[in-house]
RNA sequence: UUCUUAUCAAGAGUAACGGAGGGACAGGCCCUGUGAAGUUACGGCAACCUAUCAAGCGACAAGGUGCCAAUUCCGAGAGAUGAGAC
Repeated sequence: UUCUUAUCAAGAGUAACGGAGGGACAGGCCCUGUGAAGUUACGGCAACCUAUCAAGCGACAAGGUGCCAAUUCCGAGAGAUGAGAC
């Protein structure tokens, strides 16, 4: 990269640096100098995989990911994330 599969109406942010963009994409609708993206620190949410406990349903949150404006913001022949295969 491609394929398979599950999930996507719940949940969870502060600070420092930074200094104008951001919400994947047409369009829409929004967020943003009362500070966007990004980086760092600390914190939090969730429970896909592993570990542990449990007869099991499940529990837990240590490890690997993920996530922390808005229903994946709406939309869509699209996308994201996990697990597996190649």